The RNA shown here (SAM riboswitch aptamer (S box leader)) has 116 nucleotides and comes from Natroniella sulfidigena. The sequence was found by an Rfam model in a public genome assembly. Rfam family: SAM riboswitch aptamer (S box leader). From the family's description: The SAM riboswitch is found upstream of a number of genes which code for proteins involved in methionine or cysteine biosynthesis in Gram-positive bacteria. Rfam links the family to the GO term regulation of gene expression. The coordinates come from a structure-prediction model, not an experiment, and the mean pLDDT is 81.

[in-house]
RNA sequence: CUCUUAUCCGGAGUGGUGGAGGGACUGGCCCGAUGAAACCCGGCAACCAGUAGCAAAAUGACAAAUGCUACAGUGGUGCUAAUUCCUACAGAAGUUAAUCUUCUGGAAGAUAAGAG
Numbered sequence: 001c002u003c004u005u006a007u008c009c010g011g012a013g014u015g016g017u018g019g020a021g022g023g024a025c026u027g028g029c030c031c032g033a034u035g036a037a038a039c040c041c042g043g044c045a046a047c048c049a050g051u052a053g054c055a056a057a058a059u060g061a062c063a064a065a066u067g068c069u070a071c072a073g074u075g076g077u078g079c080u081a082a083u084u085c086c087u088a089c090a091g092a093a094g095u096u097a098a099u100c101u102u103c104u105g106g107a108a109g110a111u112a113a114g115a116g
Stems, first nucleotide, its partner, number of pairs: 001116008013041001015040003021031003027086002042080003047076003050071006084108001089105006
């Protein structure tokens, strides 16, 4: 980098360093010298590893592997303004003078785990 699967309306700081940008991209709308990014500390969460239990198939029998549930917060990640901040493409319903609103699906993106 590509592919597969799952999740994305919940949660989390009045801390330290730093010193002007940030919210992926489009159009918006926001955040920011009452301090942005980044780093540290703290915190949140529970994807993977961990522990316990259950299920069905296979097996002579077990174990491992698989699926589900619970626990914990030790390890690997992640996250810590606004729903992924909204939106972009397609469809449906309603509506206006222009237009706009709502819903559904998709695309894109993020994270985890696995494969190449």